The RNA shown here (transfer RNA) has 72 nucleotides and comes from Boothiomyces macroporosus. The sequence is in RNAcentral, with records from ENA. The organism belongs to Boothiomyces, within Eukaryota. The prediction has a mean pLDDT of 85. Its Rfam family is "tRNA". By type it is a transfer RNA.
[in-house]
RNA sequence: AGCUUCGUGGAACAGCGGAAGUUCGUCGGGCUCAUAACCCGAAAGUCAAAGGAUCGAAACCUUUCGAAGCUA
Repeated sequence: AGCUUCGUGGAACAGCGGAAGUUCGUCGGGCUCAUAACCCGAAAGUCAAAGGAUCGAAACCUUUCGAAGCUA
C1' cells in the first nucleotide's frame, strides 16, 4: 500500500428494509434468621462517524475512524 471480516445498553451476542431484542450483570421489591438460589419490576442503546439512495435504514451505496487477519 491492497484485500477480507468486524464495530448494536456495563459484558457477550441476535436482528439483512416497516425501525431495539436475548443472556449475564446493575438497581428496587418479594422470599429467607441471613446470604446465595428463585420470583416480580425497573433503568441503561443518538446501532463507530458523516453523507447519499428510499415513503421508510442498525440493515443498501460512498467516504472516514477504530479492531483483527491475509498478501506484497